[in-house]
Context: one part of a larger RNA
RNA sequence: CUGGGCGUAAAGCGUGCGUAGGCGGUUUACUAAGCUGGAUGUGAAAUCCCCGGGCUUAACCUGGGAGCUGCAUUCAUAACUGGUAGGCUAGAGUAUGGCAGAGGCGAGUGGAAUUUCCUGUGUAGCGGUGAAAUGCGUAGAUAUAGGAAGGAACACCAGUGGCGAAGGCGACUCGCUGGGUCAAUACUGACGCUGAGGUACGAAAGCGUGGGUAGCAAACAGGAUUAGAUACCCUGGUAGUCCACGCCGUAAACGAUGAGAACUAGCCGUUGGGAUCCAUGUAGGUCUUGGUGGCGCAGCUAACGCACUAAGUUCUCCGCCUGGGGAGUACGGCCGCAAGGUUAAAACUC
Numbered sequence: 001c002u003g004g005g006c007g008u009a010a011a012g013c014g015u016g017c018g019u020a021g022g023c024g025g026u027u028u029a030c031u032a033a034g035c036u037g038g039a040u041g042u043g044a045a046a047u048c049c050c051c052g053g054g055c056u057u058a059a060c061c062u063g064g065g066a067g068c069u070g071c072a073u074u075c076a077u078a079a080c081u082g083g084u085a086g087g088c089u090a091g092a093g094u095a096u097g098g099c100a101g102a103g104g105c106g107a108g109u110g111g112a113a114u115u116u117c118c119u120g121u122g123u124a125g126c127g128g129u130g131a132a133a134u135g136c137g138u139a140g141a142u143a144u145a146g147g148a149a150g151g152a153a154c155a156c157c158a159g160u161g162g163c164g165a166a167g168g169c170g171a172c173u174c175g176c177u178g179g180g181u182c183a184a185u186a187c188u189g190a191c192g193c194u195g196a197g198g199u200a201c202g203a204a205a206g207c208g209u210g211g212g213u214a215g216c217a218a219a220c221a222g223g224a225u226u227a228g229a230u231a232c233c234c235u236g237g238u239a240g241u242c243c244a245c246g247c248c249g250u251a252a253a254c255g256a257u258g259a260g261a262a263c264u265a266g267c268c269g270u271u272g273g274g275a276u277c278c279a280u281g282u283a284g285g286u287c288u289u290g291g292u293g294g295c296g297c298a299g300c301u302a303a304c305g306c307a308c309u310a311a312g313u314u315c316u317c318c319g320c321c322u323g324g325g326g327a328g329u330a331c332g333g334c335c336g337c338a339a340g341g342u343u344a345a346a347a348c349u350c
Stems, first nucleotide, its partner, number of pairs: 004321003007304002012318001014201004021194003025088007033081002036076007049065006091191001092188004096183004103177007110154001115149007125136002162169002206247006215241002220236004258317006266295012299306002323350003332343004
């Protein structure tokens, strides 16, 4: 190199965009680089293979033949791939009109609740637990009524519901804005797919500067439990959680399943759009299209299971795997303020 794999055994980059590269619809003409066939030259000898010969045989030596699957030049062929030129519309996209949506960003507004403060009523407990205690309370707590402040999160609606590439997104209103989908026509005319490097986004925690701080709560303190209890339980409580700007770049970043395309029985739900029937109960039937679920055939699978949202049958491109430990570590490089991240071994050992 050929070959085997990646849901759970080792193995899909966290996710987009995109450079180089790889791959690429249909048709006509030309070309002849790839491809195919022929010819010529060359492909030293030895070796290898075949037929002989010589050492008593063999190894060995030796004669002849074949071969040397290659390279160059030239001639021919034109199906396929490539190239050039010209068409096409089924891929892709644009225009028009609808539709759904917690998609993103900014500003403003709202109510419930917790906490604190003020005032009134009111009196001896409250709180907490398995049981207690620490704690709070006669300087009037808990409870209750009215008022005020402030921060954070948005009950019900809520749904194997929706949107987003992923992370993720949930009160209401307004503004700006991305994507999707459906319908019927028109237009462009392969403009496509993937994507090494690169670049952007990327939960939580953490870091820097400045704010903010109601609740919760690492650390910490106290009370319990216990043989001990640096815990589980309780009372407190600081970073943090929130905001602005800047870093970090990792997760069981999971569907543990890369992206795109085509094909391959059905049945039942749900969500968005369209057509049609019955028609009026705005519900139902049929068809179609985009999502999202449950079963299930063929097929696949070690089994579990997957099964038009494939893990089936194929094609294109990328990433990754190669026994366990050592180790996602050391060293070096790059990145980072740091924490650390990324790339990534070996000795040794079983």